This is a predicted structure of a 74-nucleotide RNA (transfer RNA) from a Candidatus Saccharimonadota bacterium. NCBI's taxonomy places the organism under Bacteria, Bacteria candidate phyla, Candidatus Saccharimonadota. Its Rfam family is "tRNA". Rfam classes the family as a transfer RNA.
[in-house]
RNA sequence: GCGGGAAUAGCUCAGUUGGUUAGAGCGUCUGAUUGUGGUCCAGAAGGUCGCAGGUUCGAUUCCUGUUUCCCGCC
Numbered sequence: 001g002c003g004g005g006a007a008u009a010g011c012u013c014a015g016u017u018g019g020u021u022a023g024a025g026c027g028u029c030u031g032a033u034u035g036u037g038g039u040c041c042a043g044a045a046g047g048u049c050g051c052a053g054g055u056u057c058g059a060u061u062c063c064u065g066u067u068u069c070c071c072g073c074c
Base pairs, nucleotide, nucleotide: 001073002072003071004070005069006068007067010026011025012024013023019057028044029043030042031041050066051065052064053063054062
């Protein structure tokens, strides 16, 4: 340099052939339970879906560029 893949909650990851509230587990906080703690149970907070632009009535999803990381080729 060329090709391919990944980027979504604090962490690990789902998701969507474009559609009306974006989810799970772990973690955090609160409550219940307990003499205290842990386990278990109930609830809550937490997201510009890497960034910028385009297409569209509508984009996390499609297209283009770009950033970081991984793999392969030269």